Background
This is a predicted structure of a 413-nucleotide RNA (Bacterial RNase P class A) from Nakamurella lactea DSM 19367. The coordinates come from a structure-prediction model, not an experiment, and the mean pLDDT is 76. Its Rfam family is "Bacterial RNase P class A". It is annotated as a ribozyme. The sequence was found by an Rfam model in a public genome assembly.

RNA sequence: UCAGGCGACCGGGCGGCCGCGUCGGCACCGUUGUGAACGUGAGCAGCGGUGUCGCCGAGGAAAGUCCGGGCUCCACAGGGCAGGGUGGUUGCUAACGGCAACCCGGCGUGAGUCGCGGGACAGUGCCACAGAGAACAGACCGCCGGCGGGUUCGCCCGCCGGUAAGGGUGAAACGGUGGUGUAAGAGACCACCAGCGUCCCGGGUGACCGGGGCGGCUCGGUAAACCCCACCCGGAGCAAGGUCAAGAACUUCCGGCUCCGGCCGGAGGUGCGCAGGCGUUCGAGGGCGGCCCGCCCGAGUCUGCGGGUAGACCGCUGGAGCGUGUCGGCAACGGCACGCCGAGAUGGAUGGUCGCCGCCCGGCGGGAGUCUCCCGCCGGGAACAGGACCCGGCUUACAGGUCGCCUGAUCCA
Numbered sequence: 001u002c003a004g005g006c007g008a009c010c011g012g013g014c015g016g017c018c019g020c021g022u023c024g025g026c027a028c029c030g031u032u033g034u035g036a037a038c039g040u041g042a043g044c045a046g047c048g049g050u051g052u053c054g055c056c057g058a059g060g061a062a063a064g065u066c067c068g069g070g071c072u073c074c075a076c077a078g079g080g081c082a083g084g085g086u087g088g089u090u091g092c093u094a095a096c097g098g099c100a101a102c103c104c105g106g107c108g109u110g111a112g113u114c115g116c117g118g119g120a121c122a123g124u125g126c127c128a129c130a131g132a133g134a135a136c137a138g139a140c141c142g143c144c145g146g147c148g149g150g151u152u153c154g155c156c157c158g159c160c161g162g163u164a165a166g167g168g169u170g171a172a173a174c175g176g177u178g179g180u181g182u183a184a185g186a187g188a189c190c191a192c193c194a195g196c197g198u199c200c201c202g203g204g205u206g207a208c209c210g211g212g213g214c215g216g217c218u219c220g221g222u223a224a225a226c227c228c229c230a231c232c233c234g235g236a237g238c239a240a241g242g243u244c245a246a247g248a249a250c251u252u253c254c255g256g257c258u259c260c261g262g263c264c265g266g267a268g269g270u271g272c273g274c275a276g277g278c279g280u281u282c283g284a285g286g287g288c289g290g291c292c293c294g295c296c297c298g299a300g301u302c303u304g305c306g307g308g309u310a311g312a313c314c315g316c317u318g319g320a321g322c323g324u325g326u327c328g329g330c331a332a333c334g335g336c337a338c339g340c341c342g343a344g345a346u347g348g349a350u351g352g353u354c355g356c357c358g359c360c361c362g363g364c365g366g367g368a369g370u371c372u373c374c375c376g377c378c379g380g381g382a383a384c385a386g387g388a389c390c391c392g393g394c395u396u397a398c399a400g401g402u403c404g405c406c407u408g409a410u411c412c413a
Base pairs, nucleotide, nucleotide: 001409002408003407004406005405006404007403008402009401010400012357013356014355015354016353017352018351020057021056023054024053025052026051027050028049029048030047031046032045033044034043059384063395064394066393067392068391069390070389071237072236073235074234078293079292080291081290083233084232085231086230087229088102089101090100091099092098103117104115105114106113107112118228119227123226124225125222126221127220140167141166142163143162144161145160146159147158148157149156150155175193176192177191178190179189180188194218196215197214198213199212200211201210202209203208241314242313243312244311249270250269251268252267253266254265255264256263257262272306273305274304275303276302277301278300285297286296287295288294321340322339323338324337325336326335327334328333359381360380361379362378363377364376365375366374367373368372
């Protein structure tokens, strides 16, 4: 200098003018309540409005809704079957299908990266085409022996038997190399190697790694095919769930009116009307993640039609939170100390405009330089994208830019 790998961050800045939202302070106005007896009224409290001042006001993904939780409500009686999830080891974490380190395997010169990483000797499938033969298979071309026939004496043909070392087919052919042996061969036998089984030693928390001995000789692949094994798994979800108010209809009390039919107002209680089905211990209906058995609650429930209400407040932001330092740990992360409080909307807020600077792209000109850099001018552009209970992850999208560490190549000193 170039190429690559891993990780982190920014993603416009400054200023002026106008305009938004929550919260808080101050002032004013209106209204309600209270305000020693009646009345008035200061003050106080609540609500609404106006003005002014002040703090704060979207994201690394707010996205997808894929996982795991906090929180809220319901349930917790088991048994069986089915279903779903995970799948090397050890740690981290509230937990996870996440993260860290390590082991094994694949890829890469390497930094690194990828992994649906238990089981093919429980069973069932599948391996097209080619090929003799694709799981206990197989003889196409071959090689050897015997018999018969022919012969140009090199051999050829037919039948029988032996063979799987050589060649061929294929992604893959029932170990590899070398030798002994044989009629020709073959783990038939031997040496070494690989694999498998087993015993022992060493290292490691462990998955595993290294070494040595013995042995039959060798017992495809595929489970991201069905399956087997091990472990794990209540349901629903903020439109969860609460508080207040209101209401159709019914009813009790009080007061007023009355044409004596009843009507109006206030306070309290229930929680609508009609029709039909089933049921009240011989149990309707409901609950226990799906189904069955079983168990529990239970006096009202279910269906159809019609009516009322959809308002206000809480939940709603102080958190498994963030920052700095330090200690422990290879790391993920954890402890301790100190400091900080960074939207809480509810038809749903943070915008518009102007100027300057910065960044990116293109053109022109100039300078240095050798494949790039700097300066000036002009023109254009600026990514993915916006909460709605809140967190921890994963996945996807992203114009442009910055930094750190590591690997390889080349060159110089």